[in-house]
RNA sequence: ACCUUAUCAAGAGCGGCGGAGGAAACAGGUCCUGUGAAGCCCGGCAACCUAAUUUUUAUUAAGGUGCUAAUUCCUGCGGUAAUAAAUCCGAAAGAUGAGGA
Numbered sequence: 001a002c003c004u005u006a007u008c009a010a011g012a013g014c015g016g017c018g019g020a021g022g023a024a025a026c027a028g029g030u031c032c033u034g035u036g037a038a039g040c041c042c043g044g045c046a047a048c049c050u051a052a053u054u055u056u057u058a059u060u061a062a063g064g065u066g067c068u069a070a071u072u073c074c075u076g077c078g079g080u081a082a083u084a085a086a087u088c089c090g091a092a093a094g095a096u097g098a099g100g101a
Base pairs, nucleotide, nucleotide: 002100003099004098005097006096007095008094013042015041016040017039021032022031023030026076027075028074029073043068044067045066048064049063050061051060052059053058072093077090078089079088
């Protein structure tokens, strides 16, 4: 890198280092940011795998991951129309876990 599958509306710091960008990629928006971005550490959240219990569509723990602004920040394709827009739903793409080749 590829395939399958589940989830993606909830939750999580007034900490330390750091020192200018960041919100996956492209495009367009809209935002965050010297009242301190990214990144690292600590802390925290959650409970996919895991472990224990057993009340078994459960409870507890937190070892392996993951996450810790905004719905996956929103739109891009389709349902969708004579045309345009809004809303809603779905897809695509993406993220994470588990499994596979």